[in-house]
Context: one part of a larger RNA
RNA sequence: GGUGUAUGGUGGAUGUUUAGGCGCCAAGAAGCGAAGAAGGACGCAAUAGACUGCGAAAAGCCUCGGCGAGCUGUCAAUAAGCUGUGACCCGGGGGUAUCCGAAUGGGGUAACCCGCCAAGCAGAAGGCUUGGUAUCUGUGUCUGAACACAUAGGACAUGGAAGCGAACGGGGUGAAUUGAAACAUCUUAGUAACCCCAGGAAAAGAAAGAAAACUCGACUACCUGAGUAGCGGCGAGCGAAAUGGUAAGAGCCCAAACCUGAUGUACGUAAUAGCCUCUAAGCGUUGUAUAUUGGGGGUAGCGGGAGUUCUCAUUGUUAGGUUAGAGACUAGCAGAAGAGUUACAAAAGAUAUAUCUAGCUGAAUACUUUUGGAAAAAGUAGCGAGACAAGGUGAAAGCCCUGUAGGCGAAAGGUAUAUCACUCUUAGAGAGCCACCCAAGUAGCACCGGACACGAGAAACCCGGUGUGAAUCAGGGAAGACCACUUCCUAAGGCUAAGUAUUCCUUGGCGACCGAUAGUGAACAAGUAAGGCGACUGAAAAAUGAAAAGUACCCCGUUGAGGGGAGUGAAAUAGUACCUGAAACCAUACACUU
Numbered sequence: 001g002g003u004g005u006a007u008g009g010u011g012g013a014u015g016u017u018u019a020g021g022c023g024c025c026a027a028g029a030a031g032c033g034a035a036g037a038a039g040g041a042c043g044c045a046a047u048a049g050a051c052u053g054c055g056a057a058a059a060g061c062c063u064c065g066g067c068g069a070g071c072u073g074u075c076a077a078u079a080a081g082c083u084g085u086g087a088c089c090c091g092g093g094g095g096u097a098u099c100c101g102a103a104u105g106g107g108g109u110a111a112c113c114c115g116c117c118a119a120g121c122a123g124a125a126g127g128c129u130u131g132g133u134a135u136c137u138g139u140g141u142c143u144g145a146a147c148a149c150a151u152a153g154g155a156c157a158u159g160g161a162a163g164c165g166a167a168c169g170g171g172g173u174g175a176a177u178u179g180a181a182a183c184a185u186c187u188u189a190g191u192a193a194c195c196c197c198a199g200g201a202a203a204a205g206a207a208a209g210a211a212a213a214c215u216c217g218a219c220u221a222c223c224u225g226a227g228u229a230g231c232g233g234c235g236a237g238c239g240a241a242a243u244g245g246u247a248a249g250a251g252c253c254c255a256a257a258c259c260u261g262a263u264g265u266a267c268g269u270a271a272u273a274g275c276c277u278c279u280a281a282g283c284g285u286u287g288u289a290u291a292u293u294g295g296g297g298g299u300a301g302c303g304g305g306a307g308u309u310c311u312c313a314u315u316g317u318u319a320g321g322u323u324a325g326a327g328a329c330u331a332g333c334a335g336a337a338g339a340g341u342u343a344c345a346a347a348a349g350a351u352a353u354a355u356c357u358a359g360c361u362g363a364a365u366a367c368u369u370u371u372g373g374a375a376a377a378a379g380u381a382g383c384g385a386g387a388c389a390a391g392g393u394g395a396a397a398g399c400c401c402u403g404u405a406g407g408c409g410a411a412a413g414g415u416a417u418a419u420c421a422c423u424c425u426u427a428g429a430g431a432g433c434c435a436c437c438c439a440a441g442u443a444g445c446a447c448c449g450g451a452c453a454c455g456a457g458a459a460a461c462c463c464g465g466u467g468u469g470a471a472u473c474a475g476g477g478a479a480g481a482c483c484a485c486u487u488c489c490u491a492a493g494g495c496u497a498a499g500u501a502u503u504c505c506u507u508g509g510c511g512a513c514c515g516a517u518a519g520u521g522a523a524c525a526a527g528u529a530a531g532g533c534g535a536c537u538g539a540a541a542a543a544u545g546a547a548a549a550g551u552a553c554c555c556c557g558u559u560g561a562g563g564g565g566a567g568u569g570a571a572a573u574a575g576u577a578c579c580u581g582a583a584a585c586c587a588u589a590c591a592c593u594u
Stems, first nucleotide, its partner, number of pairs: 001593009015579001016543002020514002022511007029503002031164002039100003042055003046078002050074002061094006070082003105114003115133007135161009168199001169197005179186001183233001209216002220247004230238002251495003258296010274283002276327006301473001303438003307433006315334006336426005349420009359408003365381003369378002382399002384388001390402003444468007454480001475490005530537002550578001553565004
């Protein structure tokens, strides 16, 4: 020096555990914000570093409920207090809520600086307190240029907006890596990214549709059709639709013709076009056209509507027009019938029930036996069960505790449903005639693009740019060039629940999910410590014991570190470097060997 054995040290693997994660299901909620948000800065405790909570009324204030004996957060300590006149704690409502931040009086290097106006307070003066004071925009009022009216502009009042937020949604702009075994059309992909806008869903939506049956009948989503028909340097690849089956189901309103009111403009009259009609009288700024606007009317594809004539139908009553009579019309009121707040009009209530936001009740076991530190274990003898889910308790408990099944409960606030109340609607139908209306710089066409599964292709349909530019039902569009025939539909205005998508968040539940190098980056002061000028990057770190009973006292030592006794404990080789304690590595003892 090596090998082996033993005993230790070091080290922190392994095992066991779980306080935290991960995935999913159901229900809820799907927003917060100028009444100042999200997020922060700085403060607030007797002592107070971090976290938590809170805001100068500062680990909290008031009130209404719940609970019922302890309490003053994590936090253990001491002090001082609170509490059956009900504290602490839990829930509903309210108050306070510094400064920054959309940040909004002006500025600014966020958490700071500096004003102005009004009211109040105080004073010799400086001052203090409270409120207001940004921009854009809707509406209203006042004012008011060039320029007479007017308009622009200005002022004031009163509403709204702004900013934040995980995914889902609609829209705008729009890559490349990549694949094609290179690469350019193509693909990746209308993806990522950026921007705008919205809702609890969004979008779409009541056929100018699909189709070819004796057709269907808004939209959306799923299954199927189907990796089919097709597209494609016919390469790589891309990739439908109808039909059929399901989920859900809901349909409506305008524009126009025509009638009528108001306002502006133009024309026009001395008696006629007008004043609902007829007859007679009367009136006369009435009438006609046009523009804008309000009300009525009206909404379709077996085309619909307007106008006009006729037929049928039409609760009662009052009023109306220049007068009288008759008729018609219009408006109101009452009654009856119907409908309704998600579209088709719309608001605020009452009552009841259910439910959410605290809670309450809730069965049944003992042993002076055994082991043990400890009984829930073994043994013996019982009991409950609408409850043998689960967790805890000094080992393994249906009957010890919390619970579980079942049952009960709200002063206050929220949600849903029903009823009442309330609100709204209620005259048309048919036939004939007539040819007034039925969405225009639109449809169509040409050129150029885009989007359709479809790459210009035979390329329809749809959308856009530029140019051109119709018709009004005897109209117009579509059925994949185009034409004919046939069939379907009715563009150029709008609204619309459900079925569908998602989960920052709340509640409950589940897992052939993880178990501390795993599972979130984060089980611990974690987006912390630390790094970086910055954008940003970003850890490590869980376990004494049943209970601190956390080693009084003595000794060595520097009034150390550390240790030896003693004591606690079942155990201290469980001693805050603490469960278990592998290996590498180190040491000591012994044996063998060189």
Annotation:
The prediction has a mean pLDDT of 83. Large-subunit ribosomal RNA, domain I from a Nitrospirales bacterium, 594 nucleotides, folded computationally. Taxonomically the source falls in Nitrospirales (Bacteria, Pseudomonadati, Nitrospirota, Nitrospiria). The full RNA is in RNAcentral, with records from ENA.